[in-house]
RNA sequence: GAAGCAAGCCAGACAGCCGCUGGCUGGCGUAGCAAUACGUCAGCGGGAGGAAGGUCCGGACUCCAUAGAGCAGGGUGACGGUUAACGGCCGUCCGCCGUGAGGCGAGGAAUAGGGCCACAGAGACGAGCGUAUUAAGUUACGGUGAAACGCGGUAACCUCCACCUGGUGCAAUUUCAAAUAGGCACGCGAUGAUGCUGCUCGCGGAGCGUGCGGGUAGAAAGCUUGAGCGGCGGAGCAAUCCGUCGCCUAGAGGAAUGGCUGUCAUAGCGCGAAAGCGCCGUAACAAAAUCCGGCCUAUCGGCUUGCUUCACUG
Numbered sequence: 001g002a003a004g005c006a007a008g009c010c011a012g013a014c015a016g017c018c019g020c021u022g023g024c025u026g027g028c029g030u031a032g033c034a035a036u037a038c039g040u041c042a043g044c045g046g047g048a049g050g051a052a053g054g055u056c057c058g059g060a061c062u063c064c065a066u067a068g069a070g071c072a073g074g075g076u077g078a079c080g081g082u083u084a085a086c087g088g089c090c091g092u093c094c095g096c097c098g099u100g101a102g103g104c105g106a107g108g109a110a111u112a113g114g115g116c117c118a119c120a121g122a123g124a125c126g127a128g129c130g131u132a133u134u135a136a137g138u139u140a141c142g143g144u145g146a147a148a149c150g151c152g153g154u155a156a157c158c159u160c161c162a163c164c165u166g167g168u169g170c171a172a173u174u175u176c177a178a179a180u181a182g183g184c185a186c187g188c189g190a191u192g193a194u195g196c197u198g199c200u201c202g203c204g205g206a207g208c209g210u211g212c213g214g215g216u217a218g219a220a221a222g223c224u225u226g227a228g229c230g231g232c233g234g235a236g237c238a239a240u241c242c243g244u245c246g247c248c249u250a251g252a253g254g255a256a257u258g259g260c261u262g263u264c265a266u267a268g269c270g271c272g273a274a275a276g277c278g279c280c281g282u283a284a285c286a287a288a289a290u291c292c293g294g295c296c297u298a299u300c301g302g303c304u305u306g307c308u309u310c311a312c313u314g
Base pairs, nucleotide, nucleotide: 001310002309003308004307005306006305007304008303009302010301012264013263014262015261016260017259018258020047021046023044024043025042026041027040028039029038030037031036049285053296054295056294057293058292059291060290061169063167064166073165074164075163076162077161078092079091080090081089082088093107094105095104096103097102108160109159113158114157115154116153117152125150129142130141131140132139173221174220175219176218183212184211185210186209187208188207195203196202228247229246230245231244232243233242234241235240265282268279269278270277271276
């Protein structure tokens, strides 16, 4: 210098203006004895991701089910560790791939039993067939093929063994609770209620009033302080764990997180010998929806660290 391997990181920056969303503080208005609630205005500070995605595993939480044991169904499978748990992760062994750094592996059992074995080959699982040979299916050989005349291979085929395993997903679940229409109780009502209609008369003709209860709309809780994040120290090869200090970092609900302008910087394009100048205008995948741990998939451009192979120079 070139080509690679592994691990980690960033995902335009700053400023101004206008919005959206939820929080706090204050003013005003309405209701209320008040606490407070609602509306409105102003100010302050918060507001997507490395995958928020797929919903594939594992948990927290929720409700339902549930004596115990077994079967069925589903899943996992070297050995050890880690964890709330896992099919994740870490270490080691073994096998395969790579010159190598490294990568990949559902990696128990084929003498319990069943099934299957592409292409080639006469024949593919159970012995037959061909040639030679022998007293005798007695012995030997057989192009092909991963496997051939045999105690073959295959379990990410059934199966066996060992271990694990109830269902449901925040539209879970819980609380408050209109209007209208049902329901129940009591009272009034053809000796005429209610209504027209404030009263009297009149008309009209079967409901009316009060209370309670369930459900719906709606509102609230669940809901973001958590197996949390960062620094330092310690144990351990590591995954991970322990101690200590600091921090609070969206919480919507048909669902906010946006737009414009300026400066700088990256990519791209053009000019130029170069320095540089100009144009473009933020660039990929994509966007929370109860919350975590993983896995998988998508991804423009770039950075850092360690290592490998080859070439060259000293």
Annotation: Predicted 3D model of a 314-nucleotide RNA (Bacterial RNase P class A) from Pseudoduganella sp. RAF53_2. Its mean pLDDT, the model's own confidence on a scale to 100, is 78. RNAcentral holds the sequence, with entries from ENA. A source record names the gene rnpB.